[in-house]
RNA sequence: CGUUACUGCACGGGGCGCGGCGAAGAGCCGCUGAGAAGCACCCGUUGAACCUGAUCCGGCUCGCACCGGCGGAGGGAAUGCAGACAGUUGAUCCG
Numbered sequence: 001c002g003u004u005a006c007u008g009c010a011c012g013g014g015g016c017g018c019g020g021c022g023a024a025g026a027g028c029c030g031c032u033g034a035g036a037a038g039c040a041c042c043c044g045u046u047g048a049a050c051c052u053g054a055u056c057c058g059g060c061u062c063g064c065a066c067c068g069g070c071g072g073a074g075g076g077a078a079u080g081c082a083g084a085c086a087g088u089u090g091a092u093c094c095g
Base pairs, nucleotide, nucleotide: 001087002085003084006083007082008081009080010079011044012043013042014041016038017031018030019029020028021027050075051074052073056069057068058067059066
């Protein structure tokens, strides 16, 4: 110098599916995941957090945005402060 990496607070945005048992709108168990309504989790334009496309297409599976395509498509919160310090550059000294 710097905030593209990190932490905290405030503000703002977002999602919550599938299967089994069950009379059930209750409840319990299981699958994937950061998170399946949580004292939480994730994301904030350097934007795949999330939405539309989508009652989409291919694969896997008991099933499912579970995996991939779609996606160099379109939208999407237009952040602030503090700390700490990865990094970068210069001067000086020594070798």